The RNA shown here (c-di-GMP-I riboswitch aptamer) has 75 nucleotides and comes from a soil metagenome. The coordinates come from a structure-prediction model, not an experiment, and the mean pLDDT is 86. The sequence is in RNAcentral, with records from MGnify. Rfam family: c-di-GMP-I riboswitch aptamer. From the family's description: GEMM was predicted in a large-scale screen for bacterial structured RNA regulatory elements.
[in-house]
RNA sequence: GAGAAGGGCAAACCGGCCGUGAGGCCGGGGCGCAAAGCCAUGGAUCUCGCCCGGCGAGACCGCCAGGCUGCCGAA
Numbered sequence: 001g002a003g004a005a006g007g008g009c010a011a012a013c014c015g016g017c018c019g020u021g022a023g024g025c026c027g028g029g030g031c032g033c034a035a036a037g038c039c040a041u042g043g044a045u046c047u048c049g050c051c052c053g054g055c056g057a058g059a060c061c062g063c064c065a066g067g068c069u070g071c072c073g074a075a
Stems, first nucleotide, its partner, number of pairs: 001072001008033002013028006031062001037068003041065003045059006
């Protein structure tokens, strides 16, 4: 980051399985994405519990930041 090239990932929804739950995994499916690759580090949001204007444990990176890495090559 373009009117390229080779590609990649994959929303909602549906089916199956796991979980108290948020949600996760697999298959189908494509809304979209130049990091929609990885990291739960700081927030936000969500779940569970408690001695409940707080605390603890979780979920989530395709919510915002941050860190690490990657393909191509015009301006």